[in-house]
Context: one part of a larger RNA
RNA sequence: CAUAAUUGAAGGAACUCGGCAAUUUGACCCUGUAACUUCGGGAUAAGGGGGGCCUGUAGAUUUUAAUAUUCUAGAGGUGUCUACGUAAUGGGGGGUAGCGACUGUUUACUAAAAACACAGGACUUUGCUAAAUUUUAGAAUGACGUAUAAGGUCUGAGACCUGCCAGGUGCUGUAGAGUGAAAACAUUGAGUGAUUUGCUUCGUGUAUAAAUUUCAGUAAACGGCGGCUGUAACUAUAACGGUCCUAAGGUAGCGAAAUUCCUUGUCAGGUGAGUUCUGACCUGCAUGAAUGGUGUAACGACUUCCCCACUGUCUCCAAUUAUGAUUUA
Numbered sequence: 001c002a003u004a005a006u007u008g009a010a011g012g013a014a015c016u017c018g019g020c021a022a023u024u025u026g027a028c029c030c031u032g033u034a035a036c037u038u039c040g041g042g043a044u045a046a047g048g049g050g051g052g053c054c055u056g057u058a059g060a061u062u063u064u065a066a067u068a069u070u071c072u073a074g075a076g077g078u079g080u081c082u083a084c085g086u087a088a089u090g091g092g093g094g095g096u097a098g099c100g101a102c103u104g105u106u107u108a109c110u111a112a113a114a115a116c117a118c119a120g121g122a123c124u125u126u127g128c129u130a131a132a133u134u135u136u137a138g139a140a141u142g143a144c145g146u147a148u149a150a151g152g153u154c155u156g157a158g159a160c161c162u163g164c165c166a167g168g169u170g171c172u173g174u175a176g177a178g179u180g181a182a183a184a185c186a187u188u189g190a191g192u193g194a195u196u197u198g199c200u201u202c203g204u205g206u207a208u209a210a211a212u213u214u215c216a217g218u219a220a221a222c223g224g225c226g227g228c229u230g231u232a233a234c235u236a237u238a239a240c241g242g243u244c245c246u247a248a249g250g251u252a253g254c255g256a257a258a259u260u261c262c263u264u265g266u267c268a269g270g271u272g273a274g275u276u277c278u279g280a281c282c283u284g285c286a287u288g289a290a291u292g293g294u295g296u297a298a299c300g301a302c303u304u305c306c307c308c309a310c311u312g313u314c315u316c317c318a319a320u321u322a323u324g325a326u327u328u329a
Stems, first nucleotide, its partner, number of pairs: 001324008010315002014313001019310001028050004036041001038157001052078004057073004062068001092308004097303002099300002104116002120155007132141003159294003163225003168222002170218004176214004184206004189201004226244005253287001254284001265281005
């Protein structure tokens, strides 16, 4: 010096991206327990206290003929001031916010998560020889099920809700009309064969399926959801008006956000000092409603910030133990 441990004056996160690591706490009994809440929880919330041994007292229990045993309560004394104890086992706590409801699942060997799943919700297909899937076929699964069933897609507990747009793409439907292939039929011409028919070929016409156009519906289908400009008796702003465009111009909510470039926006809180955090504001570069919107008790080896306790993380290092390494003999 390395690794693994033990101990530490005063301070106590000043360390650091970050309390990473290590300490603290810990079982049992008595007591006591907040906001919030889906009334179940939260909760071992938090917080406070206790214990050994000896003496004697009171009560209870069991069994008796009687002692005796065990337990409880309070009193005195005493002790190293402590549960007991192991080879090993045994919560630090509280507050705030984000995300995901939850238990669960995942990148075997760098990612455990806010990703996946989930119960619940919605749309859509399917009437049974079902749709869908596998398959050359046969057949099988679906299902020995039958629309309270089965398949697909999206969303993701519960609460309050889920606005406007059918122009585009898609899907569904469609009386009529337009376009719409080959084969078929009819036929002009040409070639060939041969006279009794034919065969080949360039065209023309008739009729017609799916499809497509037109038309209608459909957004919890894919998706979309505006400019310019004037105006109120300080100023500023614009409830109000004008105009252009559009299929319709973003509603309720939320908002410098896991979304905000300018930006460390501005104000307030917390600190002596805060690019983070929390609460507001709204000027949303580029929020927004099942690509779900907003809030939410419980839950989380998730992420952010703060506080208490605690400590060698640090100020600032020291000593000891074990095993190595190194040097010397």

The prediction has a mean pLDDT of 80. Large-subunit ribosomal RNA, domain IV from an Anaerolineales bacterium, 329 nucleotides, folded computationally. RNAcentral holds the full RNA, with entries from ENA. Rfam family: Bacterial large subunit ribosomal RNA. Its family is annotated with ribosome and structural constituent of ribosome in the Gene Ontology.